[in-house]
Transfer RNA from Candidatus Izimoplasma sp. HR1, 76 nucleotides, folded computationally. The gene name in the source record is tRNA-Thr-GGT-1-1. The prediction has a mean pLDDT of 82.

RNA sequence: GCCGCUAUAGCUCAGUUGGUAGAGCAAUGCCAUGGUAAGGCAGAGGUCGUAGGUUCAACUCCUAUUAGCGGCACCA
Numbered sequence: 001g002c003c004g005c006u007a008u009a010g011c012u013c014a015g016u017u018g019g020u021a022g023a024g025c026a027a028u029g030c031c032a033u034g035g036u037a038a039g040g041c042a043g044a045g046g047u048c049g050u051a052g053g054u055u056c057a058a059c060u061c062c063u064a065u066u067a068g069c070g071g072c073a074c075c076a
Stems, first nucleotide, its partner, number of pairs: 001072007010025004019056001028042004049065005
C1' cells in the first nucleotide's frame, strides 16, 4: 500500500429478500421473607462506529472515513 471481517442497550450477542430495533445477563422498582440470598413480576435503557448519497422509507444498498482483527504485497 491492497483485500477481507467486525463495530447494534452497561456487558455478551441476534436482527436475508429495505418498512422505522430485540434476547439473555447486569442495574432499578415492586412482590415475597421476621430479615438476607435465591425466586417471581414490571418498567426503563440504543435513532445501530462517524459523515455523505440513493429511496416515500436505510442497522440493512452505495461511497468515504475511524478503530480493532486477519491475509497479501512492498522497502530496508
It matches the Rfam family "tRNA".